[in-house]
Context: one part of a larger RNA
RNA sequence: GCCGGCGAGUGCACGUCUGUGGCGAGGCUAAGCAUUUCAGAUGCGGAGCCGUAGUGAAAGCGAGCCUUAAGAUGGCGUUAAGUCGUAGGCGUGCGGCCCGAAACCUAGUGAUCUACCCAUGGCCAGUGUGAACGUCCCGUAAAAGGGACGGGAGGCACGAGACCGUGAACGUUGAAAAGUUCUGGUAUGAGCUGUGGGGAGGAGUGAAAGUCUAAUCAAACUGGGAGAUAUCUGGUUCUCUGCGAAAUGCCUUUAGGGGCAGCGUCAGGCCACUACUCUAUGGGGGUAGAGCUACUGAAUGGGAAUGUGGGCCUACCCGGCUACGCAUCCCAAUCAAACUCCGAAUACCAUAGAGACUAUCCUGGCAGUGAGUCGGCGAGCGAUAAUGUUCGUCGUCAAAAUGGAAACAACCUAGAUCGCCAGCUAAGGUCCCAAAGUCUGGCUUAGUUCGUGAGGAAGUUAUUCUACUGUGACAACCAGGAUGUUGGCUUAGAAGCAGCCACCAUUUAAAAAGUGCGUAAUAGCUUACUGGUCGAGUAGAGUAGCGCCGUAAAUGAUCGGGAAUAAGCAAGACACCGAAGCUGCGAAUUCGAAAGAGUGGUAGCAGAGCGUUGCACUCCGCGUCGAAGGUCGACUGUGAGGUCGGCUGGAGCGUGUGCAAGUGAGAAUGCCGGC
Numbered sequence: 001g002c003c004g005g006c007g008a009g010u011g012c013a014c015g016u017c018u019g020u021g022g023c024g025a026g027g028c029u030a031a032g033c034a035u036u037u038c039a040g041a042u043g044c045g046g047a048g049c050c051g052u053a054g055u056g057a058a059a060g061c062g063a064g065c066c067u068u069a070a071g072a073u074g075g076c077g078u079u080a081a082g083u084c085g086u087a088g089g090c091g092u093g094c095g096g097c098c099c100g101a102a103a104c105c106u107a108g109u110g111a112u113c114u115a116c117c118c119a120u121g122g123c124c125a126g127u128g129u130g131a132a133c134g135u136c137c138c139g140u141a142a143a144a145g146g147g148a149c150g151g152g153a154g155g156c157a158c159g160a161g162a163c164c165g166u167g168a169a170c171g172u173u174g175a176a177a178a179g180u181u182c183u184g185g186u187a188u189g190a191g192c193u194g195u196g197g198g199g200a201g202g203a204g205u206g207a208a209a210g211u212c213u214a215a216u217c218a219a220a221c222u223g224g225g226a227g228a229u230a231u232c233u234g235g236u237u238c239u240c241u242g243c244g245a246a247a248u249g250c251c252u253u254u255a256g257g258g259g260c261a262g263c264g265u266c267a268g269g270c271c272a273c274u275a276c277u278c279u280a281u282g283g284g285g286g287u288a289g290a291g292c293u294a295c296u297g298a299a300u301g302g303g304a305a306u307g308u309g310g311g312c313c314u315a316c317c318c319g320g321c322u323a324c325g326c327a328u329c330c331c332a333a334u335c336a337a338a339c340u341c342c343g344a345a346u347a348c349c350a351u352a353g354a355g356a357c358u359a360u361c362c363u364g365g366c367a368g369u370g371a372g373u374c375g376g377c378g379a380g381c382g383a384u385a386a387u388g389u390u391c392g393u394c395g396u397c398a399a400a401a402u403g404g405a406a407a408c409a410a411c412c413u414a415g416a417u418c419g420c421c422a423g424c425u426a427a428g429g430u431c432c433c434a435a436a437g438u439c440u441g442g443c444u445u446a447g448u449u450c451g452u453g454a455g456g457a458a459g460u461u462a463u464u465c466u467a468c469u470g471u472g473a474c475a476a477c478c479a480g481g482a483u484g485u486u487g488g489c490u491u492a493g494a495a496g497c498a499g500c501c502a503c504c505a506u507u508u509a510a511a512a513a514g515u516g517c518g519u520a521a522u523a524g525c526u527u528a529c530u531g532g533u534c535g536a537g538u539a540g541a542g543u544a545g546c547g548c549c550g551u552a553a554a555u556g557a558u559c560g561g562g563a564a565u566a567a568g569c570a571a572g573a574c575a576c577c578g579a580a581g582c583u584g585c586g587a588a589u590u591c592g593a594a595a596g597a598g599u600g601g602u603a604g605c606a607g608a609g610c611g612u613u614g615c616a617c618u619c620c621g622c623g624u625c626g627a628a629g630g631u632c633g634a635c636u637g638u639g640a641g642g643u644c645g646g647c648u649g650g651a652g653c654g655u656g657u658g659c660a661a662g663u664g665a666g667a668a669u670g671c672c673g674g675c
Base pairs, nucleotide, nucleotide: 001675002674003673004672005671006670011094012093013092014091015090016089017088018087019086020085021084022083023082026050027049028048032044033043034042035041054061055060064076065075066074097235098234100232104225105224106223107222108221109220116198117197118196119195120194121193122192123191124189126158127157128156129154133150134149135148136147137146138145162186163185164184167182168181169180170179201217203213204212238609239608240607241606242605243604248261249260250259251258252257262369263368264366265365266364267363268362269361274359276355277354278353279352280351281350282349283348289342290340291339296336297335298334300332301331302330303329305328306327307326308325309324310322311321312320313319372397374395375394376393377392378391379390380389381388403412404411417587418586419585420584422583423582424581428577429576430575431562432561433560437574439572440571442569443568449564455549456548459546460545461544462543463542464541465540466539467538468537476533477532478531479530480529482506483505484504487501488500489499512527516525517524588599589598590597591596610664612661613660614659615658616657617656619654621653622652629648630647631646632645633644634643635642636641
């Protein structure tokens, strides 16, 4: 892991509601006793309980009572039948649907492991170092000091046994629930070790690590309290039918739990245009928008006058100036959730009418939910970030399948009772994959389509405006482009062309006191401007459509692929395809008198059934001429299932009607067994 078996809402008591039965202003017995055909029996037993009257704290009074001074007011009553069985739903108390803690308490058992202590024993090869001290010699006045020899100290050194466990590798379902190998540390000591003994669970022991106390230690182990408790996690077993939620509000030592309300279901009641939708009419509002010399504030530029402050000039005063500040005013252009002279659409309320297969409303039984999610719209927070977060409102999913979006809970379409090799459509599509158009006139040349911004560009199409133009434009080519003059200043120089000032005049068809290049300065080239050649449009600005660049990432990957110049884009026309939508035919079921309508579904509520085990009755039931069980097959029912046949098996089993449950498994890291 699979297979098989076992495995979870039960029992008692009380309460409450519903169904059903007995009796009924009454209903019922309990313990116990007797009988007995021994059963869910019959009879006795009225002690007691509930009801029949309430009210008050009570005395008490009583269809009333209490409050009170009260005959006022107010509160609770008077008007509706109960009670005892029985079945079911739910609640409460008990282990109370099942499994699951970490823990707490109590009584014991442990120091044969290990930590420490006590008693009594045992063990430490060999080698080295050479303290105190002593003797002799030298030395000294005597000492001190030196040398030699002796001596043999030490938590001394090296190193076996012994004890320990430093580093590494291996081992890691091991040879081993801590080891092996190599390499290491201590090895006369606070040493190692045998035997016996001591003290223990909030206690011992501890050269102290919360270490160790029998592979268990921040409180051992075993039995018991005990089915501790678990607002937590997991699991909770047959079928079909009807309806069908919530993830919100308030409160909560409350936030992943509860209480009440909301929303679901079932039963009973109400039958009113009460609710709902639409139309019409009438309302209040201060949102969107808008506006602001209509307020409160914000805020830009300009102006003038006034007032005032600062600065400068002048100062004796009067005054003057000011790219300065403030306030007021005027002009122009603005802003506001906490501004409003204004002001919608919706929404809401009311009235009237209409519609509808329906809902609403009241009482009671039973719930679940109280983590929501994404999308559109309106807002706050955030960065006008987030599959962000918090509200409002609508929709989806949740609890919804189908078709489309390649794939894709939440987007678009559309709500699946079952069957059909019938038809029509929705979204979306119609070249092939792949069902259906190779339709019309345009646009696009970028494979744009099939990813992107500010910005950039003689892309292209359509359109608008302005200027020039057969009195010859635009482009190109040919020619001219001069004189006063090198304008003045500046400068080493400044001659059209470093810079400053001015920018006149003349000759002209035209020609700047000079557009650019250039020179040290000149020179030179060129432009404006003019003539000629040529012969038809040229130049500029704008608007709109579709394109271009901007556009760089790691396996080859941004039409779903092939591919496509339409099979791309915008517009238009008529067809067609396309779903579990709609229609047709058949079937089931619910509601309904019928006509007809309904039948997706999680939590959940309600209803109807199937099967298992036992019991009672039943079938003149079945069975060695073969029961149950097993296995293979056939038929049958909407389903749980049922019936039959063959083989196996070898002794019990069923039908019908009821009753009672140890009554249905795939999940619980479920339990036991097999493989």